A computed fold for a 259-nucleotide part of an RNA from an uncultured bacterium, annotated as large-subunit ribosomal RNA, domain VI.
Context: one part of a larger RNA
C1' cells in the first nucleotide's frame, strides 16, 4: 500500500517440523535339529542419542540481598556507629529470574497407493504361464494421520456482532510487563498497571543502644534478633489528568435495483 468501515472468532490452498534405534523378559529351551545349538510371529519392560517445554527436585549463576574481614594523608566535628575507594576490595551464603548435568513429555497406533517380491484368474501358444486385458498381498520408504505457520491464497476467503457523521473503532499521551534493541505484542489508564505501605513466603544469621561479667581483649542478656532486589497477596496513599487527532469513495443507467 492492497484486500473499498471496524472488532472478535475462524477455514486451510500452501509450506515447515518430526520420522532413529539397542538390550532384556515372556511366548520357549518351544518349532527345527542326531547333537551342538536355537527361532519366525506375537506380547511386555527398560535404555541410548535427538527434540520440545519447564524450574517442583539436584546443581550452577544471582555486580551490592544479608553477614564476616583487611587497608586507607578520604567523609559524617570526635569515641562509638556508619559511608566512600581498593576487580562487587576480599571471603561465606543466597530469593526471583536465567539455566543443564535436573524434571516432564515426544517420535504410538491406524488408513491409502506402491517397490523388490509372492500370488489369483488367464490367453497369445486347445497345454503351461503372476501379465498381455483384469484382480490381490506387500517396506523404516511415498501420501495422510501427529505438531507448528498460514487469506499478499491479488482466486486477497468465511461466521458473528457493531456503525451509518447524533460516528463503530483506532491512535496520540501516560503506568507497566512473564513482550522487547527501537517499532511491534500484551496488561492497564479510576483501576490493582507500576511505585509505596502492610501481611506472608524466602535469604542472611542474633542489629544498634542499654544492662551485667571481666583489669582488658572479649563474653552474656534484651534477641530465631535486625536487615532485606526481583516472589505471593491485600490496600487507591502516589502516578496513569483533562483533552486532542484519525475514521467508512466515486461513476453509470435508473422503477424496485443493476453494473
Nucleotide at each position: 500500500c492492497g484486500u473499498a468501515g471496524a472488532a472478535u472468532u475462524u477455514u486451510g490452498a500452501g509450506g515447515g517440523g518430526a520420522u532413529u534405534u539397542g538390550a532384556c523378559u515372556c511366548u520357549a529351551g518351544u518349532a527345527c535339529g542326531a547333537g551342538a545349538g536355537g527361532a519366525c510371529c506375537g506380547a511386555g519392560u527398560u535404555g541410548a542419542a535427538c527434540g520440545a517445554a519447564c524450574c517442583u527436585c539436584u546443581g550452577g549463576u544471582c555486580u551490592a540481598u544479608c553477614u564476616g574481614c583487611u587497608g586507607u594523608u578520604c567523609c559524617u566535628g570526635c569515641c562509638a556507629a556508619g559511608g566512600g575507594c581498593a576487580a562487587c576490595g576480599c571471603a561465606g551464603a543466597g530469593u526471583a529470574g536465567c539455566u543443564a548435568u535436573g524434571u516432564u513429555c515426544g517420535g504410538a497406533a491406524c488408513g491409502g497407493a506402491u517397490a523388490a517380491a509372492c500370488u489369483c484368474u488367464g490367453a497369445a501358444a486347445g497345454c503351461a504361464u503372476c501379465u498381455a486385458a483384469g484382480a490381490g498381498u506387500g517396506a523404516a520408504g511415498c501420501c495422510g494421520u501427529c505438531c507448528c505457520c498460514a487469506a499478499g491464497a491479488u482466486u486477497a476467503g468465511a461466521a458473528u456482532u457493531c456503525a451509518a457523521u447524533u460516528g463503530a473503532g483506532g491512535a496520540c499521551c501516560c503506568u507497566g510487563g512473564g513482550a522487547g534493541a527501537u517499532g511491534a505484542c500484551c496488561a492497564g489508564g479510576u483501576g490493582a498497571u507500576a511505585g509505596g505501605u502492610u501481611g506472608c513466603a524466602g535469604c542472611u544469621g542474633u542489629a544498634a543502644g542499654u544492662c551485667g561479667a571481666g583489669u582488658a581483649a572479649u563474653c552474656g542478656a534484651u534477641u530465631c534478633a535486625g536487615g532485606c532486589g526481583a516472589g505471593c497477596a491485600a490496600u487507591a496513599c502516589u502516578a496513569a489528568u483533562u483533552a486532542u487527532c484519525c475514521g467508512a469513495u466515486u461513476c453509470u443507467u435508473a422503477u424496485u435495483a443493476g453494473g
The sequence was found in a public genome assembly.